[in-house]
RNA sequence: CCUGGAAAAGGGCCAACCCGGUGGGAGCCGGGGGCGCAAAGCUCCGGGUCUCGGAUCUUCGAGAUGGCCGAGCUGCCGCA
Numbered sequence: 001c002c003u004g005g006a007a008a009a010g011g012g013c014c015a016a017c018c019c020g021g022u023g024g025g026a027g028c029c030g031g032g033g034g035c036g037c038a039a040a041g042c043u044c045c046g047g048g049u050c051u052c053g054g055a056u057c058u059u060c061g062a063g064a065u066g067g068c069c070g071a072g073c074u075g076c077c078g079c080a
Stems, first nucleotide, its partner, number of pairs: 005077001012037002017032006035067001041073003045070003048065007
């Protein structure tokens, strides 16, 4: 530097759902709650999906999703 996640240790995040708030919507925020996650940490750069507006048979734009995938950056522990 690259690949890689065994046994552990300290921990971390947080699905569905419920309550409150917020948005036109997908959704997001806070509290509760844990399905799961070795990057389920961060980033819309590429794609996918979803929402909205237009166009009309082929698509354009804006938005959302990082727990859909890829890619980039960063992080704890310690076998091989």
Overview
The RNA shown here (c-di-GMP-I riboswitch aptamer) has 80 nucleotides and comes from a bacterium. The coordinates come from a structure-prediction model, not an experiment, and the mean pLDDT is 85. Of the family's consensus pairs, 95% are formed in the model.